[in-house]
RNA sequence: GGCCCGUUCGUCUAAUGGUUAGGACGCCUGGUUCUCAUCCAGGUAAUAGGGGUUCGAUUCCCCUACAGGCUA
Numbered sequence: 001g002g003c004c005c006g007u008u009c010g011u012c013u014a015a016u017g018g019u020u021a022g023g024a025c026g027c028c029u030g031g032u033u034c035u036c037a038u039c040c041a042g043g044u045a046a047u048a049g050g051g052g053u054u055c056g057a058u059u060c061c062c063c064u065a066c067a068g069g070c071u072a
Base pairs, nucleotide, nucleotide: 001071002070003069004068006066007065010025011024012023013022018055026044027043028042029041030040031039048064049063050062051061052060
């Protein structure tokens, strides 16, 4: 250089083109407890960036960035 794959809450991980983007851990608040832990309830926070297609894009297409793999 060429080709392929990937990027979603702080972390991990779901989501046939049609929702308020879901779950677990974490964190915060409250309850339980003499206190802590456990347990229970509630909350918190995300689609890498840009453009296109579409009535509608996390999903399809293109470019860029980053990460990984194969190859010369």
A computed fold for a 72-nucleotide RNA from a Candidatus Magasanikiibacteriota bacterium, annotated as transfer RNA. Rfam family: tRNA. Its family is annotated with triplet codon-amino acid adaptor activity in the Gene Ontology. Model confidence (mean pLDDT): 80 of 100. NCBI's taxonomy places the organism under Bacteria, Bacteria candidate phyla, Candidatus Magasanikiibacteriota. The sequence was found in a public genome assembly.